About this RNA:
Predicted 3D model of a 60-nucleotide RNA (Fluoride riboswitch aptamer (crcB RNA motif)) from Hephaestia caeni. The sequence is in RNAcentral, with records from Rfam. The coordinates come from a structure-prediction model, not an experiment, and the mean pLDDT is 78. Of the family's consensus pairs, 100% are formed in the model.

[in-house]
RNA sequence: ACGUACUAGGGGGAUGGAGCUCCCCAAAACCGCCUUCCGGCUAAUGGCUCCUGCCGCGCU
Numbered sequence: 001a002c003g004u005a006c007u008a009g010g011g012g013g014a015u016g017g018a019g020c021u022c023c024c025c026a027a028a029a030c031c032g033c034c035u036u037c038c039g040g041c042u043a044a045u046g047g048c049u050c051c052u053g054c055c056g057c058g059c060u
Stems, first nucleotide, its partner, number of pairs: 010025004016051006032041003
C1' cells in the first nucleotide's frame, strides 16, 4: 500500500452547519412565550465554541 472476512453504527432537545459536553426517548423523546384573539415578543445553541445567514451601531 492492496485484498478478503468478521464486528460496531439509533433518534430527539422552538429557524442552518460542525466540534465538545449535558439531558431525554424506545414509538416515544420533540413541536417558544404573551394576548383584550385584533395582535405582539425573544432566539440560528439544551449549554460552550466556530462558520453561515439575519439585526443594530461605529469607522474606512